[in-house]
RNA sequence: UUCUUAUCUAGAAUGGCCGAGGGAUAGGCCCUGCGACGCCAUGGCAACCCACCGAGGAUCAUUUCCCCGGUGAAGGUGCCAAUUCCUACCUCCAGGAUUUUAUGGAGGACAGAUAAGGA
Repeated sequence: UUCUUAUCUAGAAUGGCCGAGGGAUAGGCCCUGCGACGCCAUGGCAACCCACCGAGGAUCAUUUCCCCGGUGAAGGUGCCAAUUCCUACCUCCAGGAUUUUAUGGAGGACAGAUAAGGA
């Protein structure tokens, strides 16, 4: 860098350094000299990997594999403004209308993020 699978409406901030942009892209809307973003320290959240327990399935059978649930948090990641901040493409519904466009709701996709495994 890329592929596969899973998740993304919950949760969790203080201090120091720096000094102007930041929230992936575009539009919107926000955050930001009362110091954002970033970096460092400390703390925390969560439970993907992980450990243990239990139900079910695969199997002739099993201590193996798959799947579901529960408990834990030492370690590897991740995360600690706003739903992934909202929208973007498609379908359906509502609504307005002579027509087209706007607008609202639901679902799906795309994109993105994170983890685990593979190339």
Predicted 3D model of a 119-nucleotide RNA (SAM riboswitch aptamer (S box leader)) from a Bacteroidota bacterium.
Taxonomically the source falls in Bacteroidota (Bacteria, Pseudomonadati).
The sequence was found by an Rfam model in a public genome assembly.